[in-house]
A computed fold for a 92-nucleotide RNA from a Deltaproteobacteria bacterium, annotated as c-di-GMP-I riboswitch aptamer.
Parts: sequence; C1' cells; structure tokens
RNA sequence: AUCCUGAAAAGCCAAACUCUUCGCGAGAAGAGGACGGAAAUGUACGGAUCUGGAGCCAUGCGUCAUAGUUAAACAGACAGUCAGCUGCCGAA
Repeated sequence: AUCCUGAAAAGCCAAACUCUUCGCGAGAAGAGGACGGAAAUGUACGGAUCUGGAGCCAUGCGUCAUAGUUAAACAGACAGUCAGCUGCCGAA
C1' cells in the first nucleotide's frame, strides 16, 4: 500500500416526539431530545415514494367528455429509500 474486516479510542451526525416560525400540502428552519448511523457527508440530473394540480414558454403535452383498474401534463417534497460521487480512524 492492497484485500478482508468493525474490536478500541477520538471526534461527528441526530429518528420518533415536544415547542416556535414558514408552506395549500408533501415538508422545511431553529431549540430541546436520542432511535439509531462508517458515509445518517454533499448531490433532487435517473428509479421508487409522497404532495399540489387543470393547466404547462407550448407547431406539442395534458385536463374535460365516452369506455376501462390505477395513474397521468406540469410544478414541487424527500439524500435516515435505491442509485451514482467523494471520503475519516483502525486491532486481530
């Protein structure tokens, strides 16, 4: 140094819940609080999920109307969901 691996130490983050503020909402910020986390660091361009939604910088797409199960265009939320990117310490 590499592979396997998560013992130890140091430091780090902070779920649920409560309060305040913002948002139509999903949710977000701050304070308290720790269920947990070796990427629980950062990224919303891809998938999933969730919210708003009858319109959307638009030769088009969608709504409405008929049929049939759901969903639809468009705009958002979520990184403690998948994903890809970067990356600390270290015993046997």